[in-house]
RNA sequence: AACUGAUAAUGGCAAACUUAUUGAAAAAUAAGGACGCAAAGCUAUGGGUCUAAGGUUCACUAUUGAACUAGGAUCGCCAAGCCUCCAAA
Numbered sequence: 001a002a003c004u005g006a007u008a009a010u011g012g013c014a015a016a017c018u019u020a021u022u023g024a025a026a027a028a029u030a031a032g033g034a035c036g037c038a039a040a041g042c043u044a045u046g047g048g049u050c051u052a053a054g055g056u057u058c059a060c061u062a063u064u065g066a067a068c069u070a071g072g073a074u075c076g077c078c079a080a081g082c083c084u085c086c087a088a089a
Base pairs, nucleotide, nucleotide: 004087005086012037013036017032018031019030020029021028022027035076041082042081043080045079046078047077048074049073050072054069055068056067057066058065059064
């Protein structure tokens, strides 16, 4: 240094849920709160998944409804890239 990750040590992050705010929504941010996490650190690069404002199409007597579609979201879905604490076997 790499691989690996223990009844090791120092610590770290924070699910669901609640409140407030933003957003069309998915969801995000902050506070509380801990389900869990050896990368549950960062990046939407490739997939997957979620949403459908806008757009397209169809139906309908109009209102309206339905379907498709990310440029939106998710890194605590997977892969990839980058950074990284400690150290037993």
c-di-GMP-I riboswitch aptamer from Paenibacillus sp. 1_12, 89 nucleotides, folded computationally. The sequence was found by an Rfam model in a public genome assembly. The source organism's lineage runs through Bacteria, Bacilli, Caryophanales, Paenibacillaceae and Paenibacillus.